[in-house]
Molecule: small-subunit ribosomal RNA
Organism: lake water metagenome
RNA sequence: AGAGUUUGAUCCUGGCUCAGAGCGAACGCUAGCGGCGGGCUUAACACAUGCAAGUCGAGCGCUCGGAGCAAUCCGGGAGCGGCGAACGGGUGAGUAACGCGUAGGUAACCUGCCCUCUGGUGGUGGAUAACACAGGGAAACUUGUGACAAUACAGCAUAUGGUCUACGGAUCAAAGCCGAAAGGCGCCAGAGGAUGAGCCUGCGUCCCAUUAUUUAAUCCUAGUUGGCGGGGUAAUGGCCCACCAAGGGUACGAUGGGUAGCUGGUCUGAGAGGAUGAUCAGCCACACUGGAACUGAGACACGGUCCAGACUCCUACGGGAGGCAGCAGUGGGGACUAUUGCGCAAUGGGGGAAACCCUGACGCAGCCACGCCGCGUGUGUGAUGAAGGCCUUCGGGUCGUAAAGCACUGUCGGGAGGGAAGAAGUUCUGACGGUACCUCCCAAGAAAGCACCGGCUAACCCUGUGCCAGCAGCCGCGGUAAUACAGGGGGUGCAAGCGUUGCUCGGAAUUACUGGGCGUAAAGCGUGCGCAGGCGGUUCAGUAAGUCGGAGGUGAAAGCCCGAGGCUCAACCUCGGAAAUGCCUUCGAAACUACUGAUCUUGAGUACGGGAGAGGGUCGCGGAAUUCUUGGUGUAGAGGUGAAAUUCGUAGAUAUCAGGAAGAACACCAGUGGCGAAAGCGGCGACCUGGUCCGAGACUGACGCUCAUGCACGAAAGCGUGGGGAGCAAACAGGAUUAGAUACCCUGGUAGUCCACGCUGUAAACGAUGAGUGCUAGCUUCUGGGCAUGUCUACCAUCUCAGUGGCGAAGCUAACGCAUUAAGCACUCCGCCUGGGAAGUACGGUCGCAAGACUAAAACUCAAAGGAAUUGACGGGGGCCCGCACAAGCGGUGGAGCAUGUGGUUUAAUUCGAAGCAACGCGCAGAACCUUACCCAGGCUUGACAUCCAGGGAACCUCGUUGAAAGACGAGGGUGCCGUCGCAAGACGGAGCCCUGAGACAGGUGCUGCAUGGCUGUCGUCAGCUCGUGCUGUGAGGUGUUCGGUUAAGUCCGGCAACGAGCGCAACCCCUGUCGCUAGUUACCAUAUCUGGAACUCUAGCGAGACUGCUGGUGAUAAACCGGAGGAAGGUGGGGAUGACGUCAAGUCCUCAUGGCCUUUAUGCCUGGGGCUACACACGUGCUACAAUGGCGAUUACAAAGGGCUGCAAAGCUGCAAAGUCGAGCAAAUCCCAAAAAAGUCGCCUCAGUUCGGAUUGGAGUCUGCAACUCGACUCCAUGAAGCUGGAAUCGCUAGUAAUCGCGGAUCAGCAUGCCGCGGUGAAUACGUUCCCGGGCCUUGUACACACCGCCCGUCACACCACGAGAGUUGACCGUGCCCGAAGUCGUGCGCCCAACCGCAAGGGGGGCAGCGCCUACGGCAAGGUCGGCGAUUGGGGUGAAGUCGUAACAAGGUAGCCGUAGGGGAACCUGUGGCUG
Repeated sequence: AGAGUUUGAUCCUGGCUCAGAGCGAACGCUAGCGGCGGGCUUAACACAUGCAAGUCGAGCGCUCGGAGCAAUCCGGGAGCGGCGAACGGGUGAGUAACGCGUAGGUAACCUGCCCUCUGGUGGUGGAUAACACAGGGAAACUUGUGACAAUACAGCAUAUGGUCUACGGAUCAAAGCCGAAAGGCGCCAGAGGAUGAGCCUGCGUCCCAUUAUUUAAUCCUAGUUGGCGGGGUAAUGGCCCACCAAGGGUACGAUGGGUAGCUGGUCUGAGAGGAUGAUCAGCCACACUGGAACUGAGACACGGUCCAGACUCCUACGGGAGGCAGCAGUGGGGACUAUUGCGCAAUGGGGGAAACCCUGACGCAGCCACGCCGCGUGUGUGAUGAAGGCCUUCGGGUCGUAAAGCACUGUCGGGAGGGAAGAAGUUCUGACGGUACCUCCCAAGAAAGCACCGGCUAACCCUGUGCCAGCAGCCGCGGUAAUACAGGGGGUGCAAGCGUUGCUCGGAAUUACUGGGCGUAAAGCGUGCGCAGGCGGUUCAGUAAGUCGGAGGUGAAAGCCCGAGGCUCAACCUCGGAAAUGCCUUCGAAACUACUGAUCUUGAGUACGGGAGAGGGUCGCGGAAUUCUUGGUGUAGAGGUGAAAUUCGUAGAUAUCAGGAAGAACACCAGUGGCGAAAGCGGCGACCUGGUCCGAGACUGACGCUCAUGCACGAAAGCGUGGGGAGCAAACAGGAUUAGAUACCCUGGUAGUCCACGCUGUAAACGAUGAGUGCUAGCUUCUGGGCAUGUCUACCAUCUCAGUGGCGAAGCUAACGCAUUAAGCACUCCGCCUGGGAAGUACGGUCGCAAGACUAAAACUCAAAGGAAUUGACGGGGGCCCGCACAAGCGGUGGAGCAUGUGGUUUAAUUCGAAGCAACGCGCAGAACCUUACCCAGGCUUGACAUCCAGGGAACCUCGUUGAAAGACGAGGGUGCCGUCGCAAGACGGAGCCCUGAGACAGGUGCUGCAUGGCUGUCGUCAGCUCGUGCUGUGAGGUGUUCGGUUAAGUCCGGCAACGAGCGCAACCCCUGUCGCUAGUUACCAUAUCUGGAACUCUAGCGAGACUGCUGGUGAUAAACCGGAGGAAGGUGGGGAUGACGUCAAGUCCUCAUGGCCUUUAUGCCUGGGGCUACACACGUGCUACAAUGGCGAUUACAAAGGGCUGCAAAGCUGCAAAGUCGAGCAAAUCCCAAAAAAGUCGCCUCAGUUCGGAUUGGAGUCUGCAACUCGACUCCAUGAAGCUGGAAUCGCUAGUAAUCGCGGAUCAGCAUGCCGCGGUGAAUACGUUCCCGGGCCUUGUACACACCGCCCGUCACACCACGAGAGUUGACCGUGCCCGAAGUCGUGCGCCCAACCGCAAGGGGGGCAGCGCCUACGGCAAGGUCGGCGAUUGGGGUGAAGUCGUAACAAGGUAGCCGUAGGGGAACCUGUGGCUG
């Protein structure tokens, strides 16, 4: 620091996602040790049990126990009394507040214990608890009577002093105890300090305006705001009360609602920020819920009191008790959070004179990988690179020095021994703990996992699975070769942890202060006026609020940072420093802003002189046209359309003439023109009226700009009331069109369109561009005005101001584009945006008569939605141009019969493939067996075939039995070649062949052509497809290759930011057409023959020839085209071969090759038979025909190209014939196949299902072959079917072509209407490119890119999801009014009671109680408000591989689309009206 993801690709916009850090976490797998921290985030839910606040006998009385002979001493208990219990500890419910933070104030205050100082501490009295007695009660507890004490209580005295004061005065204290004593501890009053509280103030402190009739009668407020006087408090104060006034708060956000303890800090971040407020620390609040006070220095009191309520417990049912948000612990909730531990040794707290007691504060230990930090699980050596696993191209590679083995060490672990610091100013005192630590011994012994490996993102192979199972953070993987699932091997990362989930910040400049935008991506209000607010020209002076500087105070500690130090290191801890951007006080500066005072004229305005204009309003006038109407002329149609019809017309239309009526709109002028703020404004005249421009330079003197809220204007449609109504025209009706046609087209037609008044307030209200000011090249058009200059006065040109258009530099922009009328450079103010959908919708509110407008969400859902530009493809877009593409012609197919292929059906099998063109007489250049892959049956299992091994044998030949054959069983004959040894016989070895056997293996026309090679088809023999360098663009790309001509051609020429080049085109190759030369036998010529010749034909080799070369014209002087000459041939002479980059996952695993999978006594191999030849039917391709341009018979000619030895076969003979027989000749320019046929000549047939046609069938044969039954061809005789020119539709062909005629060949034993070739005869037509099809180039639009067989909209149906409405129902909260009114303070207290003082007494003073009053919690009643739950039904919305209906949009999307509005319609939509160009 970035990355992935929208596209075919690109740039931009924009969201989503990831990599980082963090956590009081949880979950999964795993787990050796230690240190330091942390540990109910949920139910402020309920709590069993124990403990958490007591202490003092040196304040007091009583009582009990022990010791002592006793005096007395020691100890315990309840009680009176004192101090403490307001600290410490917990929790975060409430609280949006002076609660907290920060800085101040308190002359408006208090402060026990502590410190300092001053003074005092005299005298007296009456009670009371404990206790005793007597009662009540289950208990808790309580009543009466009696006795006694105090540092308890009350008078009196005194008063340095305090308080009050009318300044005269009044008033206010005290306690003792211990000690032998000294003295100590207390007590009272006062002053000061310290500490700790209280109160007040400035500033800061979350979200919602769908919580506000917008500056106030209208929102909030009634003790509310203020005053006077009281009360109350420690103290100010409406804190409380009476009276008076009517104030106070609020858009700088009152009130209301929601949420929340605040802070130091913590996490993140470069920072600014954002998020957070566990542990530690400060403050606040709370203590079952609500209320209240008492005591006290301090509380409205967690372990106090009273009342009310809920809950729990006890009960004798009368009544009582309780409050873990203290420490442990329990239940519950929950994804989740620990021991009912030890100790007061330390630190701290309470009491005490002290000893000491208490202390779940605290110090420790226990549990938990919850976090951070540290350590270990060994170290060295060790290559036959062991075994084993995995992979493999089978060679090997890898796990891997890893292991084993050998040597070593001892962290950790175990055992034994020693053993702290922590303890202080002296003694004593250690829970932790026999802990840390040290020494010795033992032994590699007990100690590694988790996640990931498609990209982002480090890490790859095998197997399994087969859109299944599954994965997934995003993009996305999985449909038989998955680095993405699962397992294995290997690897990568981290490591006692690793992953996952959740949450926060970051990345995100994705709310932009730092640091974004708004023409088209989301985003400028429809327009103006204008209050508040914000901003503001020039000069001088002053002030000092902002601003800047110095100093001081504060900014707690901890934390962060820096430097030291202590635990072996670290985490952790200790010390010091720095920092703390802030606030306050004070002193100063005066440039800028501000404020005050004065000045100026350039901003702004006023007055003056001219000007243009559809600017606005009112009243009037005019002509053309349409329609209606009256009359005339006139007759059969008119009208309308793509074509029609509805409609009008013989009752006289249309047409035409004249008259009349009515309403609406104003042709030409007219313009890229003018005016207006916008909407908008158009005949002419008058009146009223707004703005604006120019000139001159008199006056005012900053008077300005912008503008939230507000106010006004605001097209069309629409609404209300009343008029008006010619034309047009939603709705509606009819006619057409159509599959339908609720449309487009036509005929009618009502609202409406018009006027007046009122409402509505929206538009693609657009320049999709807010307003203002200044600055920044030019050229040019038009409109309005002006001075001067020039030619010289017609005007024009130059200049200038204001406006309005076009082009364009710099600059800007993602690009398109904008460019002095900015989208440039700056400033000021306002408005608006923050992914798409849901949705401009719901709810709420405001406005409206309504329609509706304005304001304006969320759940849910998606990984995009979008802008501009690029390349293609496409268009029922355009231009240019080709092709038997159409047209013009000729002949066919489609109808018939047959042949053949296919589909379908059938079958044991009818093997398989080919599927629009580009499958279908295709693979098949030839299925009776074979072929053959299929079916049935019989057999074989190292196999029919290949290599290797062992044994035997040569090979080979003959025969028998059995069988359908394959095969099985058996018999006989027979020994070769090479080498070695040997005299020889023979033996051994080898090559080759055969048999047997074992196993490696063979075999497979089994699957996958979507794993492949090769080959092929097709677009298409179409003219295209690209590259290098350069240039250009941010880029994809472009340029070149476009353009003007031309061509069959990207063929050539010219031009050009291109210059060149490659693959294609053309040419080079073959055949053919002319000539020459050469060579000639088997050809040719001559010939009866022998034989000769070499001219011609021909053969086959080499050449020549054609190149737009010549010429006229056209063209640009080019390329080229048109014509001509010559020539056998003329513009590619004709034909062939030749097929660019690529497309179709085109075809072929059954030609061959080949990966993977499958099979192995079978999916292999052999054999016999059958099938591929089936047959209701459908299609393709053909043959033969339907006849007279013909058929039949007879007769006479003329080819080319081929083939031939397992062959072609002449002549002769036989047969009606197929053929047979014989077999000359020929390995072929010699011989044979071989007859060419159509044609010609002659004759018959005469329009007939025929002398056409030949299917079908019967009979008889021939040939091939092992074999013609299934299932061959041919011959003869007989038979003689359909068919009389073929519907819709469709095919081929442009010249030696079509048509027609025959001939040959491959395959092949035989079988040809097919295929491949050959020649004979031999046409017609092409005006032309509008249309159909295919193609090429340029251009245009695009929402397509799987590319129009594309994309895509809405209703309906189904499933699921969230949401709205809903008769109601239910709950929570809030305020208002009223009722009731506990406890309690306060007030009152005439009834009742009373020890202290006074009084002889009566009584008084004083105190208390009951009662009463105000306030008031809980509760109740009533009507409301807000928020939520449920709700029959209902509404739209979203989502969902293959549902229905249509085709709305994207191309001119087939009616251009879209916006507003209104009506209509199953639906997309259609129509009217105004607007926009996107």